[in-house]
This is a predicted structure of a 78-nucleotide RNA (Fluoride riboswitch aptamer (crcB RNA motif)) from a Chloroflexota bacterium.
RNA sequence: CGAGCAGCCGGCGAUGGUGCCCGCCGAGACGCGAACGCGUCUGAACCGCCCGCGAGGGCUGAUGGCCUCUGGCCUGUA
Numbered sequence: 001c002g003a004g005c006a007g008c009c010g011g012c013g014a015u016g017g018u019g020c021c022c023g024c025c026g027a028g029a030c031g032c033g034a035a036c037g038c039g040u041c042u043g044a045a046c047c048g049c050c051c052g053c054g055a056g057g058g059c060u061g062a063u064g065g066c067c068u069c070u071g072g073c074c075u076g077u078a
Stems, first nucleotide, its partner, number of pairs: 009026005016069002019066003027042006048059004
């Protein structure tokens, strides 16, 4: 200096919140600072399905998964 693995931490998993679990991504530049670190920009994971050349048409779901809260829809009872 480079690569791999693991941990910590951060980000993400087609509509909101908490907790737990699972999975995915984690690089670069600049500035500040004694250091841990902080800020800005870029990047990664991520941004549903079906038909169709396209235009367009059709469909499931507040979860990645579980419990729950909030909101929405349908039905029944009081």

It was read from a public genome assembly, where an Rfam model found it.